[in-house]
C1' cells in the first nucleotide's frame, strides 16, 4: 500500500417522530431530535433492486374506478467510487 475493523484517538452524519414548506404521490428541504453508521461521503438510462402514476394508454361504468407505463424519486437495499486512524 492491500486486507482488516477496537469497550482505542479524534471527529463526522444522522433513524424514527413532531413543526413548517415544495409536490398528485413517492419523496425533497429547513429547525428540533437520535434509531443507528468506517464510510450513513459521493453516484440514479448510461449496474441491478425498490417506491410512486401528475400525464398517457386499455378496459369498465352511473360519475367515478380498475389495470400497464417514468421522463419524477429512494443511495440508510445490494452495488461503484473515494475516505480518518492504526490495536488484533
Nucleotide at each position: 500500500c492491500c486486507a482488516c475493523g477496537a469497550u482505542a484517538a479524534a471527529g463526522g452524519c444522522u433513524a424514527a417522530g413532531c413543526u413548517g414548506u415544495c409536490g398528485a404521490a413517492a419523496g425533497g428541504c429547513a429547525g428540533c431530535g437520535g434509531c443507528g453508521c468506517a464510510a450513513a461521503a459521493c453516484u440514479a438510462a448510461a449496474g441491478g433492486g425498490c417506491c410512486u402514476a401528475c400525464g398517457a394508454c386499455c378496459g369498465g361504468u352511473u360519475u367515478u374506478u380498475g389495470g400497464u407505463u417514468a421522463u419524477g424519486g429512494c443511495a440508510g437495499c445490494c452495488a461503484g467510487u473515494u475516505u480518518c486512524c492504526g490495536a488484533a
Molecule: c-di-GMP-I riboswitch aptamer
Organism: Firmicutes bacterium UBA2598